Model confidence (mean pLDDT): 87 of 100. Large-subunit ribosomal RNA, domain VI from bacterium UBP18_UBA7526, 254 nucleotides, folded computationally. The sequence was found in a public genome assembly. Taxonomically the source falls in Bacteria candidate phyla (Bacteria). It matches the Rfam family "Bacterial large subunit ribosomal RNA". Rfam links the family to the GO terms ribosome and structural constituent of ribosome.
Context: one part of a larger RNA
RNA sequence: CGUUAGGAUAUUUGAGGGGAGCUGCCCUCAGUACGAGAGGACCAGGGUGGACAGACCUCUGGUGUACCAGCUGUUUCGCCAGAAGCAAUCGCUGGGUAGCUAUGUCUGGAAAGGAUAAGUGCUGAAAGCAUCUAAGCGCGAAGCCUGCCCCAAGAUAAGAUAUCCCUAAGACCCCCCGUAGAUGACGGGGUUGAUAGGCUCCCGGUGUAAGGCGAGUAAUCGUUUUAGCCAGGGGGUACUAAUCGGUCGUUUGG
Numbered sequence: 001c002g003u004u005a006g007g008a009u010a011u012u013u014g015a016g017g018g019g020a021g022c023u024g025c026c027c028u029c030a031g032u033a034c035g036a037g038a039g040g041a042c043c044a045g046g047g048u049g050g051a052c053a054g055a056c057c058u059c060u061g062g063u064g065u066a067c068c069a070g071c072u073g074u075u076u077c078g079c080c081a082g083a084a085g086c087a088a089u090c091g092c093u094g095g096g097u098a099g100c101u102a103u104g105u106c107u108g109g110a111a112a113g114g115a116u117a118a119g120u121g122c123u124g125a126a127a128g129c130a131u132c133u134a135a136g137c138g139c140g141a142a143g144c145c146u147g148c149c150c151c152a153a154g155a156u157a158a159g160a161u162a163u164c165c166c167u168a169a170g171a172c173c174c175c176c177c178g179u180a181g182a183u184g185a186c187g188g189g190g191u192u193g194a195u196a197g198g199c200u201c202c203c204g205g206u207g208u209a210a211g212g213c214g215a216g217u218a219a220u221c222g223u224u225u226u227a228g229c230c231a232g233g234g235g236g237u238a239c240u241a242a243u244c245g246g247u248c249g250u251u252u253g254g
Base pairs, nucleotide, nucleotide: 001154006165007164008163009162010161011160012159016151017150018149019148022050023049024048025047026046027045028044034039052108053107054106055105056104060102061101062100063099067095068094069093070092071091072087073086074085075084076083077082112146113145114144119139120138121137122136170248171247172246173245174190175189176188177187178186195241196240197239198237199236200235201234202233203232204230205229206228211224212223213222214221215220
């Protein structure tokens, strides 16, 4: 810009396109059919793996650059105690929420239908027989068309449904944000508000703070104390910030 005749919000149909399509072993049938024996099935049903793919983070782990604790050297806070800075990787070490993840978890390939290939048939002449074929009618593949998943009306043949609207419906600017993200875009919220921050409670992480008291000559230990601190998750609460506003959209339709 178009969707040739209104505008808008939401939900969709699916022309067409893409993806997937793999396979082992074990058990039952059954030591049956078959076979002198040795051996040993079809059909049908069940189970468990491998590789590959998708999704996810409950579990098992990883990461988690400053969430907690421990440790050495040194500097500073007058000193002790207690802290903070630096140490060429977060100075080193032990853990670790969320998120992101695989080696972790779950799921998938199918079933089924249609038309067929080779093949195998029925009926059947030409050719009184015979013949799957000439007319006609079946069966028959991991393959083809559907079926499963994804995209999809610029599918210019531009589709459909529901609802709203007549200075409106609706959208944007602006602002608070994140399940989104380079920026746009997308999604949530904007006081008729829990969107983010703060506060608070719980979960979760670390692992029992400082100070005091007690024991010990002391190092240290016990107790107050499953404490203290806290990135994250959930619930609550308008304390702070989403204030106030502006723009587009108004016809040839009704």